[in-house]
The prediction has a mean pLDDT of 77. Predicted 3D model of a 305-nucleotide RNA (Bacterial RNase P class A) from a Pseudomonadota bacterium. It was read from a public genome assembly, where an Rfam model found it. Lineage of the source: Bacteria > Pseudomonadati > Pseudomonadota. It matches the Rfam family "Bacterial RNase P class A". By type it is a ribozyme. From the family's description: Ribonuclease P (RNase P) is a ubiquitous endoribonuclease, found in archaea, bacteria and eukarya as well as chloroplasts and mitochondria. Its family is annotated with dimeric ribonuclease P complex, tRNA processing and ribonuclease P activity in the Gene Ontology.
RNA sequence: AAAGCAGGUCAGGCAACCGCUGCCGCGCAGCCCCUUCGGGGGAUAAGCGGGAGAGGAAAGUCCGGGCUCCGCAGAGCAGGAUGCCGGCUAACGGCCGGACGCCGUGAGGCGAGGAAUAGGGCCACAGAGACGAGCGUAUUGAGUUACGGUGAAACGCGGUAACCUCCAUCCGGAGCAACACCAAAUAGGCAGACGAUGACGCGGCUCGCCGAGUCUGCGGGUAGGUGGCUGGAGCCGGUCAGCAAUGGCCGGCCUAGAGGAAUGGUUGUCCAAGACAGAACCCGGCUUAUCGACCCGCUUUUCCA
Numbered sequence: 001a002a003a004g005c006a007g008g009u010c011a012g013g014c015a016a017c018c019g020c021u022g023c024c025g026c027g028c029a030g031c032c033c034c035u036u037c038g039g040g041g042g043a044u045a046a047g048c049g050g051g052a053g054a055g056g057a058a059a060g061u062c063c064g065g066g067c068u069c070c071g072c073a074g075a076g077c078a079g080g081a082u083g084c085c086g087g088c089u090a091a092c093g094g095c096c097g098g099a100c101g102c103c104g105u106g107a108g109g110c111g112a113g114g115a116a117u118a119g120g121g122c123c124a125c126a127g128a129g130a131c132g133a134g135c136g137u138a139u140u141g142a143g144u145u146a147c148g149g150u151g152a153a154a155c156g157c158g159g160u161a162a163c164c165u166c167c168a169u170c171c172g173g174a175g176c177a178a179c180a181c182c183a184a185a186u187a188g189g190c191a192g193a194c195g196a197u198g199a200c201g202c203g204g205c206u207c208g209c210c211g212a213g214u215c216u217g218c219g220g221g222u223a224g225g226u227g228g229c230u231g232g233a234g235c236c237g238g239u240c241a242g243c244a245a246u247g248g249c250c251g252g253c254c255u256a257g258a259g260g261a262a263u264g265g266u267u268g269u270c271c272a273a274g275a276c277a278g279a280a281c282c283c284g285g286c287u288u289a290u291c292g293a294c295c296c297g298c299u300u301u302u303c304c305a
Base pairs, nucleotide, nucleotide: 001301002300003299004298005297007295008294009293010292012270013269014268015267016266017265018264020053021052023050024049025048026047031042032041033040034039055276059287060286062285063284064283065282066281067175068174069173070172079171080170081169082168083167084098085097086096087095088094100111101110102109103108114166115165119164120163121160122159123158131156135148136147137146138145179227180226181225182224189218190217191216192215193214194213201209202208234253235252236251237250238249239248240247241246271274
């Protein structure tokens, strides 16, 4: 230098203007409370100011967990998943280390366990015959004895479990539209009171009219509202233990929380010309999509000193 292998980081920058959704501070009028009627206090629509505002995959919903309810989730059956050895973890089918096998010159990559004497099924091509006692040739009194090219397996204690199965371990179900709280109107329910000796109603009273329900309370559910909701198995830095995954300690930080669903738009400018793509309870993984740029380590080949 070229070709690769493995790991990690970033995901157009800057400026101006106009918006959207939370948070914090101030907050006229109106509202509420107090008042010695002078005023004071509280919360706050609008408005003003400050600050924040999608991802490495937010995706697929494929695994695992937190959380919530179902009886406190216990036992059995069915069903499903996993499978070398050891470790990590809240847990895992994930990750790390090692053994073994295969691929690669190499860095490295990939890997689906044990059991065939528990049982069932299957065994391509070739071969005369392929699974279980039969076949071919020779031989013998006699399936009596010997040999059998092909093939993974041939005259048997065969192979196959990436076919069913057996063994071991694990798994209860539904999911934030979970679930909890507040709570109208109308119609049911329950209880009480009044009512044909006329209730209720006819705008206040009396008369009159009408003619069978009326009123109150309780309770469940609905509309609607609030919480769940983001401070967490959190992030960053240092240090210690460990080969590592990971864990302990110390210091610092707060980083969307909407709810028919905000996180944007326009213009200018710069460059290497900007990909895949949009949160919806949260987290750990896996898989898939992705313009490019950079960093660290390593391998092979060639050249130069």